[in-house]
């Protein structure tokens, strides 16, 4: 440089173009003599900029970053 794949809560992982969900963590509460376990609840995210569309995490273009391959 070229080709392919990928980027979603702190972490992991879902989401036919139609309310961004779940698990773990964290926080609050219940249970317990205390801690742990268990139960309930809360917070928290679509890599960036444009485009298409009534509507984009999803489709298109460009860019950034990561992985694989070729030279």
């Nucleotide at each position: 440089u070229c080709g392919g794949g990928g980027g979603u809560c702190g972490u992991c992982u879902a989401a036919u173009g139609g309310c961004a969900g779940g698990a773990c963590u964290a926080c609050g509460g219940g249970u317990u003599u205390u801690g742990g376990u268990c139960c309930c609840g809360u917070c928290a995210a679509u890599c960036g900029a444009g485009g298409u569309u009534c509507g984009a995490a999803u489709c298109c273009u460009c860019g950034c970053c990561c992985c694989c391959g070729a030279a």
Molecule: transfer RNA
Organism: Fidelibacterota bacterium